[in-house]
RNA sequence: AUUAGAGUUUGAUCCUGGCUCAGGACGAACGCUGGCGGCGUGGAUUAGGCAUGCAAGUCGAGCGACGGCGGAGCAAUCCGCACGGAGCGGCGAACGGGUGAGUAACACGUGAACAAUCUGUCCUCACGUUCCGGAUAGCGCACCGAAAGGUGCAGUAAUACGGGAUCGGGUCCUUGGAAGGCAUCUUCUGAGGAAGGAACACGCAAGUGGUGCGAGGAGGAGUUCGCGACCUAUCAGCUAGUUGGAGGGGUAACGGCCCACCAAGGCGACGACGGGUAGCUGGUCUGAGAGGAUGGUCAGCCACAUUGGGACUGAGACACUGCCCAGACUCCUACGGGAGGCUGCAGUCGAGAAUCUUGCACAAUGCACGAAAGUGUGAUGCAGCGACGCCGCGUGGAGGAAGAAGGCCCUUGGGUUGUAAACUCCUUUUGCUGGGGAAGAUAAUGACGGUACCCGGCGAAUAAGCCACGGCUAACUACGUGCCAGCAGCCGCGGUAAUACGUAGGUGGCAAGCGUUGUCCGGAUUUACUGGGUGUAAAGGGUGCGCAGGCGGAUCGUUAAGUAAGAAGUGAAAGGUUCGAGCUCAACUCGGACACUGCUUCUUAUACUGGCGAUCUUGAGACUUGGAGGGGGAAGCGGAACGAUACGUGUAGCGGUGAAAUGCGUUGAUAUGUAUCGGAACACCAAUGGCGAAAGCAGCUUCCUGGACAAGAUCUGACGCUCAGGCACGAAAGCCAAGGUAGCAAACAGGAUUAGAUACCCUGGUAGUCUUGGCCAUAAACGAUGAUCACUAGGUGUCGGGGGCAACCUCGGUGCCGCCGCUAACGCAUUAAGUGAUCCACCUGGGGACUACGGCCGCAAGGUUGAAACUCAAAGGAAUUGGCGGGGGCCCGCACAAGCGGUGGAGCAUAUGGCUUAAUUCGAUGCAACGCGAAGAACCUUACCCAGGCUUGACAUGCUUCUGCAAGCACCCGAAACGGUGCCGCCUUCGAGGGUGAAGCACAGGUGGUGCAUGGCUGUCGUCAGCUCGUGUUGUGAAAUGUUGGGUUAAGUCCCGCAACGAGCGCAACCCUCACGUUCUGUUACCAGCGGGUAAAGCCGGGGACUCGGAACGAACUGCCUCUGUAAAGAGGAGGAAGGUGGGGAUGACGUCAAGUCAUCAUGCCCCUUACGCCUGGGGCUGCACAUAUGCUACAAUGGCCGGUACAAAGGGUUGCUAACUCGCAAGAGGGUGCUAAUCUCCAAAAGCCGGUCUCAGUUCGGAUUGGGGUCUGCAACUCGACCCCAUGAAGCUGGAAUCGCUAGUAAACGCCGGUCAGCCAUACGGCGUUGAAUACGUUCCCGGGCCUUGCACACACCGCCCGUCACGUGACGAAAGUUGGUUUGACCCGAAGUCAGCGAGCUAACCGCAAGGAGGCAGCUGCCGAAGGUCGGGCCGAUGAUUGGCGCGAAGUCGUAACAAGGUAACCAAU
Repeated sequence: AUUAGAGUUUGAUCCUGGCUCAGGACGAACGCUGGCGGCGUGGAUUAGGCAUGCAAGUCGAGCGACGGCGGAGCAAUCCGCACGGAGCGGCGAACGGGUGAGUAACACGUGAACAAUCUGUCCUCACGUUCCGGAUAGCGCACCGAAAGGUGCAGUAAUACGGGAUCGGGUCCUUGGAAGGCAUCUUCUGAGGAAGGAACACGCAAGUGGUGCGAGGAGGAGUUCGCGACCUAUCAGCUAGUUGGAGGGGUAACGGCCCACCAAGGCGACGACGGGUAGCUGGUCUGAGAGGAUGGUCAGCCACAUUGGGACUGAGACACUGCCCAGACUCCUACGGGAGGCUGCAGUCGAGAAUCUUGCACAAUGCACGAAAGUGUGAUGCAGCGACGCCGCGUGGAGGAAGAAGGCCCUUGGGUUGUAAACUCCUUUUGCUGGGGAAGAUAAUGACGGUACCCGGCGAAUAAGCCACGGCUAACUACGUGCCAGCAGCCGCGGUAAUACGUAGGUGGCAAGCGUUGUCCGGAUUUACUGGGUGUAAAGGGUGCGCAGGCGGAUCGUUAAGUAAGAAGUGAAAGGUUCGAGCUCAACUCGGACACUGCUUCUUAUACUGGCGAUCUUGAGACUUGGAGGGGGAAGCGGAACGAUACGUGUAGCGGUGAAAUGCGUUGAUAUGUAUCGGAACACCAAUGGCGAAAGCAGCUUCCUGGACAAGAUCUGACGCUCAGGCACGAAAGCCAAGGUAGCAAACAGGAUUAGAUACCCUGGUAGUCUUGGCCAUAAACGAUGAUCACUAGGUGUCGGGGGCAACCUCGGUGCCGCCGCUAACGCAUUAAGUGAUCCACCUGGGGACUACGGCCGCAAGGUUGAAACUCAAAGGAAUUGGCGGGGGCCCGCACAAGCGGUGGAGCAUAUGGCUUAAUUCGAUGCAACGCGAAGAACCUUACCCAGGCUUGACAUGCUUCUGCAAGCACCCGAAACGGUGCCGCCUUCGAGGGUGAAGCACAGGUGGUGCAUGGCUGUCGUCAGCUCGUGUUGUGAAAUGUUGGGUUAAGUCCCGCAACGAGCGCAACCCUCACGUUCUGUUACCAGCGGGUAAAGCCGGGGACUCGGAACGAACUGCCUCUGUAAAGAGGAGGAAGGUGGGGAUGACGUCAAGUCAUCAUGCCCCUUACGCCUGGGGCUGCACAUAUGCUACAAUGGCCGGUACAAAGGGUUGCUAACUCGCAAGAGGGUGCUAAUCUCCAAAAGCCGGUCUCAGUUCGGAUUGGGGUCUGCAACUCGACCCCAUGAAGCUGGAAUCGCUAGUAAACGCCGGUCAGCCAUACGGCGUUGAAUACGUUCCCGGGCCUUGCACACACCGCCCGUCACGUGACGAAAGUUGGUUUGACCCGAAGUCAGCGAGCUAACCGCAAGGAGGCAGCUGCCGAAGGUCGGGCCGAUGAUUGGCGCGAAGUCGUAACAAGGUAACCAAU
């Protein structure tokens, strides 16, 4: 100095785990935008091709000739020149500049070594620089060629070339001495011998420069070694100059560097060889760091220069702008031949997302040459272009509220943009313009440049965008759109109210930039050294033995490798950090210090580790004694069962199943008895028990044999632990060979089941199961838990051993419970999943994939090792709450059962579906729609259809203007509405006040849409007993506890217990009604007693007893008794009108179903506005092949019909109910009394009872249908009313599968009343009474529900989830006859240039020689090697390929139902 997280798996939780985001960076690119300056930076791709210009020259003080100029001279000629280009010669051209193709290598980095080396120019020191010679270029002449270029002849100089002399050093040979070191050796010093050197130039001179032989230095180069730094083992073996030797050659130098010979070595799991990729480093980016990634600019090193090969020259090259050869390409050509190499600076084409000017200058810094002046320099210094990056500045500052206008939003009040603007005052960085004007330069010389900078003038003037605004993540509204268009980094938005799309306003962020894309690091502790894991999440090898490797007990000594400390050297500069300094600041630059965590050497220390030596006994092993055991192998023996065979007995079945059938059986089965044969397995004992390394091992006996354990403490003396590779063992199935085969039993056959049934069930049945030998090598080979050692509370079983009289102690196994601790939790817990140590194996998201390719193994089946493309945002573990289960337990309900009566069949009614229609308006659709909204569709209703009309409207409010008008009555047109005409006709304060009407504007209106935008109301689970909260406690948490448990109840009702204690909404009670009584009250009700009275009658007086009506109160509380029980409570009983919530009603917790309703009403939004509004006539809602639901009536004798006769309750009534009486067969009509009702009326109750008749028949049952005739309501009964009468007289004889209601005044049966309503399709609905049963053993089963528990892969919650084939589309991959390319390699052929070697008869100036000739040299030839090329053959890697294989993904396809619940045959693993 330093460490940050978030989103996303779930209904929720914790964990595991991946994906994604926020940060920083860049030689960037793209989109939108763009004022200035400084400093940097800019071909990353095709090491692709290149036009043009330039990028390496210089020296006359090395040389000769020529030309030019100047001077002198008549001229010849001479002199001079800081003149010129070419040539000979010297130096340079090996630097500087570019690029990163190759290279995995001593190429690079770092540290060493050279006693195995070289070095031009430069510096220092020392000694020299002498005498000769022969050529040659240029030039000239001639010739060849298109050109490039070349040939011949003549002739010339040198610091060019050759020879001789000279030798102080030095070198070499021979031979002494001394010192030192590092093995070879090195240094110093003697003696003798040999070879070997030079060039001059300028200057009057002094001198300067050059040059030769040496010594030293500096810098440079070469070589060697240690260490360091990529991926791949699906590359495991590689290697013949290979490894070494001694000899030679070669080199500056060591060396197989090369050659001949000899030996057979060398390298490799510490990764050789092969393949892929890559220049390396200082550094750069990131990171807390450790690391990870990277190597552009700058700097160091290396490599390359069109591709490949080669040498020459030289101090230095195998040479970017040199040479030779070969190849490809381009250009010129007279077709004969030639020329070229931008990976130098600019520039061009190409490819690409993409990367600049054919600029100025040598002024500076450097470099080459020169004695110097100087020349050259696309190195360099500058400028130009590009927001490519970093840094700095600006686009104005202050004031300014009428909070302007405009925009946007709005609840219409306002809010916001916003002091923002306008406006006032001020300033001038930038800009424009005028003037001055540097440093960079020590004398001269300035490209930059009239630049930086300074001064004056002008004028707010010239200068703001981009992205985002659902969460992560700072920032919100409106409109448009309507799963479309689109967005998206992840999660995810969009299907009519989108803060997520598009636009606008506003806001947030950054700012001359802002976003996007790509890449790297980070976050990611997600490869974990720092710093992870493996029981169930991914992960312990099936088990053992064991080499290498890793690790290792106690004591002493020694060493000093590791380790630690100190010192020295090095760690280039730049960069980094820090302190300063310079550009106005900063970026940038300069100076100092530090860091550079490294390497090397030396010294010191010796605790620990290691090495070496010695000793020890506790680890390990051996020994003695002992017992236990399904440990292993071999042989033998046994009984039960089973099957077969034979015989006997015996007769019709047996067998099998849910039920059956196939099968067996009268040729005698099954059953039973006796005998014989056969193979396999070993009941009971038997156990959570024993043994074994695991797999595994079980009748009994014998033999052979392994291990463990206990006790003893006699021996060895660390001999140990683990273990990659290796070796061995390894269930079942399977394979090969030979046997064997009783039972069982894949395949297979048959029978069933089923929609199907290649299954489950049944009858058979072959491999196989068994034995011997050989393979295979896998299992859910599991404790899903590697081995070893040590330590860390206990309790209780059990097996084996020991000690002890006993209590008990102890060793080794094997179980259960449990603390600390650990764990995500579950759980583990001395048999660890605790705490430590050592070693091995393995994991890194899901799928693809226990796959492909390749290798190895296997007879095969297959095993082992083991990817990628592509695809998803999850996959997963544990636990929680629910829900569910063809899971369990307990309990309830007309849930079943027991009963009674129905429905389903018939006819009809009503509703619905469907069909039809101009319309058949709309809604309700399992239970919980369907006699439902509708408590009443002929018109109306009415919402639908057709037609005719109206447009401020049928209805409301307001404004403006106008109008003596409306209504009513009558007439005309018309179907009516509407329209027209006439009659009639208001108040008043006289004001256009009210009312009414007309015109216009706001608006009305909508049964139009959305019940998935809503309120309200309702249904349903369900009158089921549940649903919750506070505090406390438990758990990391979701959550749990309470609310569970034991009882009890109709009840979460109550009691007891309990980490819970309390509380709320529900239950119950409080309310209404019925049942009993008391008191009060008493008309219209009642009438006992008294009186009156009638044909009769509470009819009358009266009464207040009774019935009844009303009001209030009482009464029932398990209160009392017995029994049971801890209690709550239960069973029985008494009394009572009523007994255990007395019957009934009202009352419906938290919630569920996006349940129902926008058509009751209300309402957001959307839509219509001469119509989707309004009025009117007619039609429709009543339509009819059909289907369903709910009902009515029946099918008859417990009945029908006829006659007589009895008994209710509760309701309704003035637009009403209607009496008596009369008429009509009847519906009804006439009539008009009473009643606003305990008064009158509807009103008759019906079944019942009594009597008669019918006599079992489609009937005297049944009444549909149809014909005719009527009545009533109503404007109007055609579509389309009800009722009555006469006639007609259908189906139907008790209803298949299935299904409904009901537990007592109930079911069933019977009638009565009401609402709606003119009437009525009402058989409906809601009430009322009359008659009045049967049955409940019980909770196994069906349905629904409650509580507890269990499993779950469900949570949209089983109407869940989900698997596989097939079909279609699409994507990537594998195989494939082949085809094709790259790379690498073996053998052979050919063999350029060239070095080397040999030859060299041809040619030949210098030297020797009088000469001949020689020495030397050259051409040429030959040989080895040798690039490219060719032929044949391998390896590896791609591309492509008819066809083919699986895999992934895809919208609502097809077939089944495998898995998740006991998933309906438990599932899973392996094999077949």